[in-house]
RNA sequence: AGAGUUGGCGGCUAGGGUUCCGGUCUCUGCAAAGAGACGCUGGUCCGAGAGUCGCCUCCCGGGCGGGGAGACAUCCACCCGGGCGCACGGCGGGACAAAAGCCCGGGAGAC
Repeated sequence: AGAGUUGGCGGCUAGGGUUCCGGUCUCUGCAAAGAGACGCUGGUCCGAGAGUCGCCUCCCGGGCGGGGAGACAUCCACCCGGGCGCACGGCGGGACAAAAGCCCGGGAGAC
């Protein structure tokens, strides 16, 4: 100086709205119930690159079995330990019922 990898999935949470449940209000009704409005602590639901936990892949060191074999190498499988860094970030747009730290996006931009 150059090249490659720096990944995937699941649970939870920050957060989010309103399809369903529930709730409140109004109207109809003897009642049961129905209609409408309202995100209203919540349940269902959505949910993090820069949150968290776990699993998998990958990488490093060691071990072990099979085959091979003069001893090996190489190949396949398994086990143990370890690693997986850093990360400021709009406006605007998109999906689902709708919104969001979801997706565009480790983007634009900044350093």